Record summary: Predicted 3D model of RNase P RNA and transfer RNA as a complex of 458 nucleotides. Rfam match: Bacterial RNase P class A. Rfam classes the family as a ribozyme. Rfam describes the family as follows. Ribonuclease P (RNase P) is a ubiquitous endoribonuclease, found in archaea, bacteria and eukarya as well as chloroplasts and mitochondria. Gene Ontology terms of the family: ribonuclease P activity, tRNA processing and dimeric ribonuclease P complex.
């Protein structure tokens, strides 16, 4: 210099006048003063929780859904951290829905002989037969059909029953041998996934589980329009006890158990009842933040001190002006230099990305601007 | 705010993980006709909403985005 990898912080700044939404104080009120007012993703609503209600959130079974190497972190998770293995990259580094295919079922189009209890199309080899040629009459060569051997070669395919080599054989073949791969056993290391080594075996029957499925673990449902309080108006009923009472009905989705309530009528009592436009609460003090010390490789945790920092609902958080910062463009003013170039000043910009809280947190994913630091391999120069 | 569903040619719909994704209407050309319609013959038109992944192979299975639609406050 150019290419790449990882991590981090930022998200224009300050002031002025005019507005908007909460809060506090003062004032009888109007109003005034003071102070506060979007994000890293507030987004998608994809996971996990807090919280609230559903009789209880109880048991069992079935179904359904989800997760899936090992260890840890966490309130919890499918998130995160550290590792193992695999894949990609020269490397820095990155990615991985990564259990089981000798439990069972299913699928593998076309091509190909054969696609899973394997298999002989071509080729190669052996045997004996027929025909033709040559002949020294002993045979030999070619062609053809038959019986058998063969998975080394060709061809098909995404995939063909370990790999290529040496020996061996009629030709071949783990048929034999060494190496590599694979499987079992053992030893060592490790908390474990796993790794290394020794030894045995001639290979023990392909792929797909983001096909059904099996194994292990997890999950009750709904969702702030949850739910609660007050209540104009209209309506005329409501609550409690007895009993009807069981093979009954109802309860958030399937069944069983358990639990709770209801059922015609009678009695007592309330109407200060039930419903309800609308208003208020829920609503922002929380698995909160900042700083310091400290444990841990890390995710994360412990302790101490300090701080309170949006709360709207036809939905506030804004636009304008000035100065500065950064970026881009223009003009060619001044300086340095032989020059390429470089430093400073001037002017312009509908230039400063993505994007706007709505019950609250932890993640993931997606959108997006320039900047800084570290690292990797490459090229050039000293 | 919360939940659910859908996306294939211009329109309406098909397609068991396996050929060049089909059909009807529409469109274009030709034939027929004096002309037009109807009819007959032929043809064009699709990144299966987008991007990744699983698989030998994806409209189909999985994930993330994009676009569209519907429902939910009290009673029944």
């Nucleotide at each position: 210099g150019a290419a790449g990898a990882a991590a981090g912080a930022c998200a224009g700044a300050u002031g002025g006048a005019c507005g908007c939404u909460g809060g506090u104080u003062u004032u009888u009120u109007u109003a005034a003063a003071c102070g506060a007012g979007a994000g890293g993703a507030a987004a998608g609503u994809c996971c996990g929780g807090g919280c609230a209600c559903c009789u209880g959130a109880g048991a069992g079974c079935a179904a359904c859904g989800g997760u899936g190497c090992c260890g840890g972190u966490u309130a919890a998770c499918g998130a995160c951290c550290g590792g193992u293995c695999a894949a990609g990259g020269u490397a820095a580094c990155u990615u991985g829905a990564a259990g089981g295919a000798a439990a069972g079922u299913g699928c593998c189009a076309c091509a190909g002989a054969a696609a899973a209890u394997a298999a002989a199309c071509c080729g190669c080899c052996u045997u004996g037969g027929a025909a033709a040629g040559c002949u020294a009459c002993g045979g030999u060569u070619u062609u053809u059909g038959a019986a058998g051997g063969u998975a080394a070669g060709g061809g098909u395919g995404a995939a063909a029953u370990g790999g290529g080599g040496c020996g061996g054989u009629a030709a071949g073949a783990g048929c034999g041998c060494a190496c590599c791969g694979c499987a079992g056993a053992c030893u060592u290391g490790g908390a474990g996934a796993c790794a290394a080594g020794u030894u045995u075996g001639g290979c023990a029957c392909g792929g797909c589980a983001a096909a059904c499925c099996c194994c292990a673990c997890c999950g009750g449902g709904u969702g702030a329009a949850a739910g609660g309080u007050c209540a104009a108006g209209g309506u005329g009923a409501g609550a409690c006890c007895c009993g009807u009472c069981g093979u009954c009905c109802u309860g958030u989705g399937g069944c069983u158990c358990g639990c709770a309530g209801g059922c015609u009528g009678g009695g007592u009592u309330u109407c200060u009842a039930a419903u309800g436009a609308g208003a208020c609460c829920g609503c922002u003090u929380g698995a909160g933040g900042a700083u310091g010390u400290u444990g841990g490789c890390a995710a994360c945790g412990a302790c101490a001190u300090c701080c309170c920092u949006a709360g709207a609902c036809g939905a506030a958080u804004g636009g304008c002006c000035a100065u500065c910062c950064g970026u881009a463009g223009g003009a060619u003013c001044c300086g340095a230099g032989c020059a390429a170039u470089u430093g400073g000043g001037c002017c312009u910009a509908c230039c400063g990305a993505c994007a706007g809280a709505a019950u609250c947190c932890g993640g993931c994913u997606u959108a997006c601007g320039g900047c800084u630091u570290u690292c990797u391999g490459c090229g050039a120069c000293g | 705010g919360c939940g659910c569903c859908c996306g294939u040619a211009g329109c309406u719909c098909a397609a068991u993980g396996g050929a060049u994704a089909g059909a009807g209407c529409a469109c274009c050309a030709g034939a027929c006709u004096a002309c037009g319609g109807a009819u007959c013959u032929g043809g064009g038109g699709g990144u299966u909403g987008g991007a990744a992944g699983u698989u030998c192979g994806a409209c189909c299975c999985u994930u993330c985005c994009c676009g569209g639609g519907c429902g939910c406050g009290c009673u029944a």